A computed fold for a 163-nucleotide RNA, annotated as FMN riboswitch aptamer (RFN element). Its mean pLDDT, the model's own confidence on a scale to 100, is 78.

């Protein structure tokens, strides 16, 4: 100092006034709020991540014990001079079959921004003006509950290694 490998640790914010209503933090009016990575500094650019679907395959469990394939190994029969070899049976093993459960590359779904300033460079800084926000639940939820003391992009720290 490098990249591998391990292992720990951290890893998502926000409803305050007011109005209607029997009920709203879900409706209207203000107001709030912003994961990781990259890049000129990003909710909106460009990729991840998280929800929801699907899913190659691995694992574990339960049925099954039949049937097909095929290894080994025994027995019987049986023609052929005769070894070999073809036949039918058991016996052990392997693989295939149905359900249920788990972990899953991967796939798929997955929301929004523009105008002007400065600069060499910024849809990222400054000024204005807009926009977005998973499922269930519940009077209609970016903000309450929930799933989730989960998961997980990354992030930094140790420890081996190698130069």
């Nucleotide at each position: 100092a490098c990249g591998a490998u391990u292992c720990u640790u951290u890893g998502g914010g926000g409803c305050g006034g007011g109005g209607u209503g029997c009920g709203a933090u879900u409706c209207c009016c203000c107001a709030c709020c912003g994961g990781c990575a990259g890049u000129a500094u990003a909710g909106u650019c460009u990729g991840c991540g998280a929800c929801a679907g699907g899913a190659a395959u691995g694992c574990c469990g339960a049925a099954g014990c039949a049937g097909g394939c095929u290894g080994u190994g025994c027995g019987c029969a049986u023609c052929g001079c005769a070894u070999g070899c073809g036949g039918c049976g058991c016996a052990c093993g392997g693989u295939u079959u149905u359900c249920g459960g788990c972990a899953g590359a991967c796939c798929u779904c997955u929301g929004a921004a523009c105008g002007g300033g400065u600069g060499c460079g910024a849809u990222u800084c400054c000024c204005g003006u807009a926009c977005c926000g998973a499922c269930g639940g519940u009077a209609u939820a970016g903000u309450c509950c929930g799933g989730a003391u989960g998961a997980g992009a990354a992030a930094a720290g140790a420890a081996u290694g190698u130069u």